[in-house]
Context: one part of a larger RNA
This record gives sequence, C1' cells and structure tokens, in this order.
RNA sequence: UGACGGGGGCCCGCACAAGCGGUGGAGCAUGUGGUUUAAUUCGAUGCUACGCGAAAAACCUUACCAACCCUUGAAAUGAUAGAUCGCGCUUUCCAGAGAUGGGUCGCUUCAGUUCGGCUGGAUCUAUCACAGGUGUUGCAUGGCUGUCGUCAGCUCGUGUCGUGAGAUGUUGGGUUAAGUCCCGCAACGAGCGAAACCCUCAUCCUUAUUUGCCAUCGAUUCGGUCGGGGACUAUAAGGAAACUGCCGGUGAUAAACCGGAGGAAGGUGAGGAUGACGUCAAGUCAUCAUGGCCCUUACGGGUUGGGCUACACACGUGCUACAAUGGCAACUACAACGAGCUGCAACGUCGCGAGGCGAAGCUAAUCUUUAAAAGUUGUCUCAGUUCGGAUUGGACUCUGCAACUCGAGUCCAUGAAGCUGGAAUCGCUAGUAAUCGCGGAUCAGCAUGCCGCGGUGAAUACGUUCCCGGGCCUUGUACA
Repeated sequence: UGACGGGGGCCCGCACAAGCGGUGGAGCAUGUGGUUUAAUUCGAUGCUACGCGAAAAACCUUACCAACCCUUGAAAUGAUAGAUCGCGCUUUCCAGAGAUGGGUCGCUUCAGUUCGGCUGGAUCUAUCACAGGUGUUGCAUGGCUGUCGUCAGCUCGUGUCGUGAGAUGUUGGGUUAAGUCCCGCAACGAGCGAAACCCUCAUCCUUAUUUGCCAUCGAUUCGGUCGGGGACUAUAAGGAAACUGCCGGUGAUAAACCGGAGGAAGGUGAGGAUGACGUCAAGUCAUCAUGGCCCUUACGGGUUGGGCUACACACGUGCUACAAUGGCAACUACAACGAGCUGCAACGUCGCGAGGCGAAGCUAAUCUUUAAAAGUUGUCUCAGUUCGGAUUGGACUCUGCAACUCGAGUCCAUGAAGCUGGAAUCGCUAGUAAUCGCGGAUCAGCAUGCCGCGGUGAAUACGUUCCCGGGCCUUGUACA
C1' cells in the first nucleotide's frame, strides 16, 4: 500500500421487511448428470453451466458408430513425363444399399497455324511439391463474450511532504442516483468513467395528403362508395417545450432539500442503447483467424444405414392442471408490432375436422395473413365430476425422395396422476406483477423455447435491527 475481521461509523440495492404470484408435490415438454450403448459426437459446470452454443438432429445438417469404397484426393496452386482431341450434355442397360464400376444411343468433333503433334487449351494416367484434419493445447494467442456492475469508482502531470516503499490531490463539513455539486484544505489542474450528446414514448405548432382520414356541401347501390375536402385521425420531416426557470420555507448568505404555482410532462419525465482501470491464467483453437505439437492409403475424403430421440434413476428451466373469479354451449365488441411472389391467399365449393379442389387481389398505409382472447347470456351444483387431460387402440390429413427407428396436426374411442404441494427457494415497486391473446426469426415440415406486440390491470413499502451483495472513512493483523 492492499486484502481480510463472527472490529467500529456512514450509505445504497426487490438485500431484508410489507405485499402479490410462483418453483419444490402430479402429468408432460426441454436441457443436464448418471447409467446403458457399436455410437449414444463435441463444448458449457457455484453465483457467471443446465429451453446454454442449437434463430429448428427423419436424410442432409453431423463432427459419432457399423459396413462398403477413394488415395495428389471433394475443392486450391504449380512442376515433369506420357496418352487423347474434345470437354460436356443426353438415351438406355448390367452389378450394387449406394458411393461407384462396366457398357450403350444421340448431339458435338477445341483455338491459332508458317500445316511441322509447331504453339496454346482441356481431359485422363503416372510422379513430385502439396492439399486436407470439428485432431491437441483457450495455461502459447488474436478477436469476441460473461461476471463483479451502469457499481462510482480508476488514474495522471506539476508542486509539496517522507531516507524510502509511498502520501497528498481523491481526506474533512454538507449534498447527490453519481469522485454530482458547494464550502474548506499544500495543493493546483487534467484524463478515463457518472451526466449530457443518440433512439423510442408522452404535448403542441408548421409543412405535406395517397393507398390513410371524413367535420362541412352534394350524390348514393347506404359501403368514405362517388364528387369533393385537409378541418380531424393518422403517417413522417422540421421545430417548440422542462431549465430547480418562478414563488414560499429550511440551509452556511452555498450546494441542495421540502412544499406550491403554471404546465401534456417536474426535479434523471418513462424506457432503451451506452459497461471506466481492472478481476476471475473465467469462456470460446467446434464461428473465424492463428503459433507449437500430432495424422498423411488416414486422425483426410465419399456413400448407405444407424446414432445424437436410449432409460431403474437424480437435478435445473418451463407448459398444463387440480376447478365455480370455473367447465361447456350460444351470441357478440374492441388491438398493436410484424410478415408475404419458391410467398400471403380473400371468395366459392367438398369434408364432422385436420385439410382438398378451383380462384380474385397484392412486390403491400391499397390485397392477404386478421379469428384477437380475456367479454355477455344460458347451463352444470362441488363430485375425481360436464374438473383434468396423460396414456393407449382405430381411422385419416399435411410436408417431404422418404415420417419404422424419429415429424406435426385432425376425428372417434380410451380417460392415468392430480383435490393447491415438506424442508427449502425464486420473481416483481406501476401501466409493473398477475392474467389474456397476437406476430416474427429459424423453417420443406416441426415451438410449452426465444425475440417482440398490444388488451385487462392490482397489492404493498412502517422501516434498515437482521440475511446477501456493494461503496466511503476508520481500526486491528503472526496474511501478500
């Protein structure tokens, strides 16, 4: 100087407390451990692994296993020698699981040329340099990332103090979300962080007005449909607006705090993006790049099939429930973000249905997806039930060469556990939790996951004694 303390002081955070809803019990989905296996490819492992890499494992992917094949190789550059003149496309046959091997029909018969296999080009064969490796080392690395933590810290120059390591500044008194600001001070300044600058939302103005809108006027097939209009909504470009600016009180006359006014918004207006010096030899050699090491008829390459989907079990994360704030039936209103030509598909028609057939419009404020759902009324009357839907049998649909291993969906039948969950443990402070549906990426097909969107919409916070994590000062130390 740090680090640590079941030392002290001050302060903060859904840290506790106050509340609301969960997990832990059940079934299923998914990831992991373990076990099994020819293989169950690899990585991630307290917080910071475990719906994680994977924003899609039937084949492919695929790295794993078995079998069958190739060896200058699937793709790259070049050299030497030899052979051929085409290469390529195509018909068809045989063997085979295929890769591949062997034939066959047709098209075509490389360019230049001094007509010399002379020059160039292409293919094949042989040889040589090499290719190739998801092999190893993340403790050799770059890059990227997690975490402490959006915590308020981390430093420097000059000066001063100290023999020196170092100190000071950065401590102190107040204050703040903040090393934020004020005052004081052997310090005076400065940098990286904080804040601001950026994006979205909330109010208004101006401009613009189609595909959007419709107050006024007219028409109308009653549909903003048509003429028309820019008022309104909306869209999207520019601006205005909030700064403790104003008033009162407290305070050291300061910084600031408390209350008020006006205002769409008030003290960081709400949310996002943004992550200092560093820590964990944290993670990643399997995104990529890359040093060293290793393999080179194999640890490289190709194909078929299997596996990654196994299953006495254990754990994590979720979904669905256990019902009446509910189930079922009928009726009916109101969104937003998005996506669409290998696509979204209205409408018609067939089917109980998944869906089939036909088919308008739309490269989209125009057309489509698009039905929003929680809602209202009726019924059920507390039951393992008209709750719950696992499991299983049968019949089908769709995607796709192909759904046996191993897809999703529909209909009929079946109708398991489960009556609110021990110890323990998690999230959340407002348009939040809870609850309700909708969209997107990936994608042929496959979503309870992920990323977004809107609808309905709470309770509670006395407070900081305690648990956890963190910041500043101080104290002790046999630790570095």